[in-house]
RNA sequence: GUCGCCGCGGGCGAUGGAGCUCGCCCGAUCCAACCGCCGAACGGCUGAUGGCUCCUUUCACGCC
Numbered sequence: 001g002u003c004g005c006c007g008c009g010g011g012c013g014a015u016g017g018a019g020c021u022c023g024c025c026c027g028a029u030c031c032a033a034c035c036g037c038c039g040a041a042c043g044g045c046u047g048a049u050g051g052c053u054c055c056u057u058u059c060a061c062g063c064c
Stems, first nucleotide, its partner, number of pairs: 008027006016055006036045003
């Protein structure tokens, strides 16, 4: 210096928090993963999850 293996850490998955889990990106810098959909435009639509559960915020319906 190169290759392989193992371990550790951080970030991300269209609106908040937590646990579990899946995936992706990164390891000096640059850079990366990621940043929804429709529409020519004006404008419009779904969802607080990547997935599951719970909490919180908001909205709708029903009951008291």
A computed fold for a 64-nucleotide RNA from Haloferacaceae archaeon PL-Br10_E2g29, annotated as Fluoride riboswitch aptamer (crcB RNA motif). Its mean pLDDT, the model's own confidence on a scale to 100, is 76. Lineage of the source: Archaea > Methanobacteriati > Methanobacteriota > Halobacteriales > Haloferacaceae.